[in-house]
Context: one part of a larger RNA
Molecule: small-subunit ribosomal RNA, central domain
Organism: freshwater metagenome
RNA sequence: UUGGGUGUAAAGGUUGUGUAGGCGGUAUUAUUAGUCUUGUGUUAAACCCCGCAGCUUAACUGCGGAUCUGCAUGGGAAACGGUAAUACUAGAGAGUGAGAGAGGUGCGUGGAACUCAUGGUGUAGGGGUAAAAUCCGUUGAUAUCAUGGGGAACACCAAAAGCGAAGGCAGCGCACUGGCUCAUUUCUGACGCUGAAACAAGAAAGCGUAGGUAGCGAAUGGGAUUAGAUACCCCAGUAGUCUACGCCCUAAACGAUGUUCAUUUGCUAUUCGGAGUAUCGACCCUCUGAGUGGCGUAGCUAACGCGUUAAAUGAACCACCUGGGUAGUACGACCGCAAGGUUAAAACUC
Repeated sequence: UUGGGUGUAAAGGUUGUGUAGGCGGUAUUAUUAGUCUUGUGUUAAACCCCGCAGCUUAACUGCGGAUCUGCAUGGGAAACGGUAAUACUAGAGAGUGAGAGAGGUGCGUGGAACUCAUGGUGUAGGGGUAAAAUCCGUUGAUAUCAUGGGGAACACCAAAAGCGAAGGCAGCGCACUGGCUCAUUUCUGACGCUGAAACAAGAAAGCGUAGGUAGCGAAUGGGAUUAGAUACCCCAGUAGUCUACGCCCUAAACGAUGUUCAUUUGCUAUUCGGAGUAUCGACCCUCUGAGUGGCGUAGCUAACGCGUUAAAUGAACCACCUGGGUAGUACGACCGCAAGGUUAAAACUC
C1' cells in the first nucleotide's frame, strides 16, 4: 500500500456556511472518448506453467501450446454511466394559514439579598473556629429602624421540560431580528447530498484601551495547625469577575458517538402541532407529524452496552487511526501585542 477500523482499546475535525471535487430522483428520444463484445497488429527470446520428444533416468536440452498485462487500430452493442433535448413530481425549495420556544441584539424597568453613607434607638461586646487568634468595637461596633447611594446576580415558577449549528441561553416589558414545526397541496421543477481549501462563530482563563468595582476572590499580608505548612481552616485583600471596543482560538469544546438518505417487531412517559370522536365547554379516548427521555425485540458488540434519536442493515461524501516512550515536543512555516496557538518529525530507547 491493499486491507481493517474510529462510544470506552490508537482514531469523528469545537461548530457551521460553503468553493473546487466526489456522488446523485422518474420517463422518453438521440448520441457515445466511460463500459461491454469482436477482428487485426504488437506486447523479443530465454525463464515460469501444460503436453510431447531427445540424451539409460533425472537434472539438462528441443518442439508445440497456454498464460500475462496493456497499447494501437477497425467493426458492433446501448442495459448502466456521460452528453444533449423534452417532459414529470415522490427529493428540495417557495406560497398561504396557524403554532411553540431561557434562540439573538438593543433599550427600559422591578423586587429580594448584599454593601456603603447619614440619622434615630441602644450598650459592651461582635466576629470567627474543632478550639482559638489575627480582625472590628466606648472616636459607640454587633443588633434594630428610617432615608439615600452602588454594583452584580435573578429565589419560587423549574421539569427526565424548552430553544440554538456548536459554544451556549433564565426576573419583567418593548422594539428589531434568525431558525424550527404543523396543516394545505397553490407554485417552481432535481434547483439535491457531502464538502479539501476559504470564510464565519467559538466556554473559562488571559491580553490591550477606556470605564466600573457591591459580593466573591488567583497573587500577597496576617492569624492558626504542624516537626515544617510556600496548603487545607480563619481575618484581610490586588488582578480578575461586570460594560464597550479590539485581540486570543483553546477545553473531558463529550452523546468521549461526523453529516445526509433509505430500510427494520414494540411498550411507556413527556413537549409542541393537526384530524377524528366525545362534550354545553374543557378533560378523556383513537389516529397522525415533529422533537425529548426510559425500557426493550431482531441484529450488532471483546465485553460493558447500543437498540426507529442504532453502536442494526445498506448507500454517498468528508475527517481521522496504524505499538509504547521521546512528543503534541524540536526545527521550519503561518498566525498572535504577549501568553501562546496551528501544522509537525527524528535520533535514541523498550